[in-house]
This is a predicted structure of a 1379-nucleotide RNA (small-subunit ribosomal RNA) from an uncultured bacterium. It matches the Rfam family "Bacterial small subunit ribosomal RNA".
RNA sequence: CCCUUAGAGUUUGAUCCUGGCUCAGGAUGAACGCUGGCGGCGUGCUUAACACAUGCAAGUCGAACGAACUGAUGAGGAGCUUGCUCCUUUGAAGUUAGUGGCGGACGGGUGAGUAACGCGUGGGUAACCUACCCUAUAGAGGGGGAUAACGUUUGGAAACGAACGCUAAUACCGCAUAAACUAUGGAGCUUCGCAUGAAGCUUAUAGCAAAGAUUUAUCGCUAUAGGAUGGACCCGCGUUGGAUUAGCUAGUUGGUGAGAUAACAGCCCACCAAGGCGACGAUCCAUAGCCGGCCUGAGAGGGUGAACGGCCACAUUGGGACUGAGACACGGCCCAAACUCCUACGGGAGGCAGCAGUGGGGAAUAUUGCACAAUGGGCGAAAGCCUGAUGCAGCGACGCCGCGUGAAGGAUGAAGGUUUUCGGAUCGUAAACUUCUAUCAGCAGGGAAGAAACAAAUGACGGUACCUGACUAAGAAGCUCCGGCUAACUACGUGCCAGCAGCCGCGGUAAUACGUAGGGAGCAAGCGUUAUCCGGAAUUAUUGGGCGUAAAGGGUGCGCAGGCGGUCCGUUAAGUUUGUGGUGAAAGCGUUGGGCUCAACCCAAUACAGCCACGGAUACUGGCGGACUAGAGUACAGAAGAGGACAGUGGAAUUCCAUGUGUAGAGGUAAAAUUCGUAGAUAUAUGGAGGAACACCAGUGGCGAAGGCGGCUGUCUGGUCUGUAACUGACGCUCAUGCACGAAAGCGUGGGGAGCAAAUAGGAUUAGAUACCCUAGUAGUCCACGCCGUAAACGAUGGAUACUAAGUGUUGGGGGAACUCAGUGCUGCAGUUAACGCAAUAAGUAUCCCGCCUGUGGAGUAUGCACGCAAGUGCGAAACAUAAAGGAAUUGACGGGGGCCCGCACAAGCGGUGGAGUAUGUGGUUUAAUUCGAAGCAAUGCGAAGAACCUUACCUGGUCUUGACAUCCCGAUGAAUACAGGGUAAUGCCUGUAGUACUUCGGUACAUUGGAGACAGGUGGUGCAUGGUUGUCGUCAGCUCGUGUCGUGAGAUGUUGGGUUAAGUCCCGCAACGAGCGCAACCCCUAUAUUUAGUAGCCAGCAAGUAAAGUUGGGCACUCUAGAUAGACUGCCGGGGAUAACCCGGAGGAAGGUGGGGAUGACGUCAAAUCAUCAUGCCCCUUAUGACCAGGGCUACACACGUGCUACAAUGGCGUAAACAAAGGGAAGCGAGAGGGUGACCUGGAGCGAAUCCCAAAAAUAACGUCUCAGUUCGGAUUGUAGUCUGCAACUCGGCUACAUGAAGCUGGAAUCGCUAGUAAUCGCGAAUCAGAAUGUCGCGGUGAAUACGUUCCCGGGUCUUGCACACACCACCCGUCA
Repeated sequence: CCCUUAGAGUUUGAUCCUGGCUCAGGAUGAACGCUGGCGGCGUGCUUAACACAUGCAAGUCGAACGAACUGAUGAGGAGCUUGCUCCUUUGAAGUUAGUGGCGGACGGGUGAGUAACGCGUGGGUAACCUACCCUAUAGAGGGGGAUAACGUUUGGAAACGAACGCUAAUACCGCAUAAACUAUGGAGCUUCGCAUGAAGCUUAUAGCAAAGAUUUAUCGCUAUAGGAUGGACCCGCGUUGGAUUAGCUAGUUGGUGAGAUAACAGCCCACCAAGGCGACGAUCCAUAGCCGGCCUGAGAGGGUGAACGGCCACAUUGGGACUGAGACACGGCCCAAACUCCUACGGGAGGCAGCAGUGGGGAAUAUUGCACAAUGGGCGAAAGCCUGAUGCAGCGACGCCGCGUGAAGGAUGAAGGUUUUCGGAUCGUAAACUUCUAUCAGCAGGGAAGAAACAAAUGACGGUACCUGACUAAGAAGCUCCGGCUAACUACGUGCCAGCAGCCGCGGUAAUACGUAGGGAGCAAGCGUUAUCCGGAAUUAUUGGGCGUAAAGGGUGCGCAGGCGGUCCGUUAAGUUUGUGGUGAAAGCGUUGGGCUCAACCCAAUACAGCCACGGAUACUGGCGGACUAGAGUACAGAAGAGGACAGUGGAAUUCCAUGUGUAGAGGUAAAAUUCGUAGAUAUAUGGAGGAACACCAGUGGCGAAGGCGGCUGUCUGGUCUGUAACUGACGCUCAUGCACGAAAGCGUGGGGAGCAAAUAGGAUUAGAUACCCUAGUAGUCCACGCCGUAAACGAUGGAUACUAAGUGUUGGGGGAACUCAGUGCUGCAGUUAACGCAAUAAGUAUCCCGCCUGUGGAGUAUGCACGCAAGUGCGAAACAUAAAGGAAUUGACGGGGGCCCGCACAAGCGGUGGAGUAUGUGGUUUAAUUCGAAGCAAUGCGAAGAACCUUACCUGGUCUUGACAUCCCGAUGAAUACAGGGUAAUGCCUGUAGUACUUCGGUACAUUGGAGACAGGUGGUGCAUGGUUGUCGUCAGCUCGUGUCGUGAGAUGUUGGGUUAAGUCCCGCAACGAGCGCAACCCCUAUAUUUAGUAGCCAGCAAGUAAAGUUGGGCACUCUAGAUAGACUGCCGGGGAUAACCCGGAGGAAGGUGGGGAUGACGUCAAAUCAUCAUGCCCCUUAUGACCAGGGCUACACACGUGCUACAAUGGCGUAAACAAAGGGAAGCGAGAGGGUGACCUGGAGCGAAUCCCAAAAAUAACGUCUCAGUUCGGAUUGUAGUCUGCAACUCGGCUACAUGAAGCUGGAAUCGCUAGUAAUCGCGAAUCAGAAUGUCGCGGUGAAUACGUUCCCGGGUCUUGCACACACCACCCGUCA
């Protein structure tokens, strides 16, 4: 000075981490899809080193040579047509097959081979060569013999020859001369080199040259030396993957000698020796031309080796040499092979990986172009010739760069499209329109540089670039995307279909994700897709990762190589560092400047890593030498120990054997059975046998490297610790390969065998039970020897060293003590960790060494190799599949986990259901229809507080189409309404009579009718599009928030804990402090009293009065009615409790601890219920899915379930005569007294819109009588007959009454429901709905119990805690088999 580091999506209910997958960027010799105006500069077979038709790509020199041909001019002759033709000769000039020279080894192409001194880089040659070119010195004398061409003959189809004869040279060969050349051996001197040696000088011997051409200028020739250029060989370093390739090598390694080469060398050969390479990876296999560079990246790196440049290799495949300065030769030769072509079948010819071009392959890659004008090359003295090198043009958006497709104004915000809440919004100043400009393209005129050598001449590109003029906005925009990542949204269509998708994922009727349209975003002559590379990826981590639980510490030790290594001094200078020089080709990159109008492009200057050489420095590391004692080891004195091996020995117990006692059982289990036992078991006693294991001590005690080690004694033996500080003097640490050890099980051989016990047998359990339990029982367990070599071989934590707060146990030493050394535990700070946790025994801070990991599954599998007797072990993949798998922690839900607590939850009781008959609802079935909904609890006497018509939504038949109902418009009429008639099953339909208002007289209001269309209408669909309402957990005690604090975070705390309560009720404590919704209270009814007010209520006292009667006067005392108030608050006392909250008991009181009941339902759960109460989005129907009418159906009936009623009787039935309520209702109503009827009821109508009158009789009960246990004087179904009431109408299909009939049923299986006090049970009364029609529902009072020890169990709930692979949350998740 320059440059300089970006993340996101996806595992979960949520979180942090680990970890993979995916995306955004850049690039390409690209290809594909859609589209396409111009120019400049580049670039274009990546595949078949596949095969090639045709043309061209290397010739040139006549100033090397002979010869041949053409032939100007001159001369001569002949013919005649007198200026032409022919012949002979001369031969300027030119052409060339051959001989000869030079070139053809360059230029051009390709990348098959090659893992190599091939390439790169730096050196070496004292081991070498170099045509043409340059410089210097010297020279070129004199001869000879051939041969092509050519001629003659001749073979062959051809290619190509053969024989004989002639001839030249700068072709070829001797001779001469020559040194500073070559060779040889010898001698001497000088200088130099790391060495073999090299250079120079003196001297001797031998050997080797030459060519001319042309006419004068030169060009050639020979020898030697030097230079330049180009090559050859050798060496250091670097250069892909695989060890599932570990051993390779006989010319192999070296020596001596000879040969070969330009030259060294096993390069080749003969003989001799037995070496050489390899874990620092030989050999083998696979892949590959290498580099400058190019792409990417912050860099380090990673990938790549097209174009341009350097090197190498190759030229159909393989081999070989020749010529030459140079080749083992792309367009040369020979041989072999394959292929192609010609052929007369005898034989021949060929090689595009040169430029074009063809076929083929392929996703894919161009013209059979112009020119040698320029640059360069070959030959030539030169002119010149040749040059598919090269310069140009053509084709391709293949890439990079530049330009354009217009600019300014322009709001009725046009038309049109899209959308809409119908108002509008948007495309949109966009267009139209007005003015302006002309870059590109088109037209016309002019018109280069590139041209230099040499005065002239000479341009393929090309009439190109460029300049000028006129003319017209005219000719010139697409592609992808719009759910998130990621910039950009709506409508319609579709309906898990069609389709999309880079990842996550969209689509099952309201899709911003599919398709289309409108709009928008991005880029732009391009835009997307695909493929590949780098990046992001710190996801192989040198920079720059990890291994307790995510993948990952080897089972343990010893130890060679290797790596690393204590203190001091000296020396060296390899590493290190600094300076200088060489190299680092050019191009490229970077910087600066310049040229094409700019840019791309081009030109110039400058800068660099690495390697080599020469100097300097010496701290650190290394080497060498010397010294030290703190590491390590030795010695001495002590100490503890289940450390190891071998031998011996002891007691308890089990089992077995023998004997005695003794008798019916014993064993075993949850309960049993198999089993043992009268042939004497079990039990008990004594004696004996045998094997295995060692109670107590015993301990997060000890020892050992780990595995592991436990009675006692002895022998042998390993290690450790403490103390002392005498000795050695870094002797150390770690350790790939290697060696050794290594639980249990298993294997081999031989013993042993008490107990236990895989396998096995039997008995149980069970749906089954190849298990768990029981009875037996074999391998094995034990010993000796030999294998195996693995374990959750775990502290899931490799070894060593040093350092870094404390506290407290324990084992073994030392010290007088403080304390200290070595182990082994716990707690804990800093620090660390994703968290859990670890924390001087580190998972902290550092150093060294080893082992191991890189998503999940496939898989520790396959294969190969090694080991093993086998079992198996060690090393150890891939295809394929997938977007996660995983760790830690959090909140819930769950558990046949735990703790605490509650509820008619169980238990204790009372009464039922389930059996019968019947009522009612549901399922099912049936039907023309049996309308629809409700479905465990939480559907089923539910919607329905009441289906004969209506209701009614269903079915059959008939009828209407702006409609039965709403709004708007036009015409006609005057109505509306009431009544009557015809017709019909009925509606519809037809006919008639009566019958308005206002007015400015135009008409208006209202109504009917007719008409047209907007629309009406729908109990049609979707409760999974919704509102509202409701059920349920549950009247359970919970559900949350603010601030603070803790945690990376999800979250936690508060709300947990100790008590207490019906209660998250209250008290105490506490990193929490407060608050909200719930609880409780406030509200209503009820229980007591006071007070106020007394009518329609009441009547104590007073008076009147009746057959009786609050009937009357009067009164409001009582009852009652309905307003107000009081009362109950743990207020008081005693005890308990923590002096609290609160609990227990008591007093007083009508009532006592929320007095009893009701209303009141937190956050939420169940896609719970309802589109048929209502409302409503979207979809659907519109002479019908709408509307009207008649009839039918919702009332069906082999059956199943739910909920009730009545019963089965004597605590009862029946009869007679008596007593006591509350709460309600009443005008289209309740209906008294009276009369009639056996009765339902009828006649009639007093009173009452009701504290007045009526419904209205309360019933159970009590009293008396009767029945006497039976299918009955129980029970009342069913049926018959006759009535009655409501109603247009009781057939389908109502209620009630009378008489007659008199079914099942004698207390109900498994199972199951309700209820804790004025409750259950039982008894009646009323009301709503309603014309009529309750055993249902909602209310009311009368009579009026029993029981609760208690919380083990069942069900449901609350709270704390624990586990979890669940989160749709246990009706979860998930494994195997089968389809």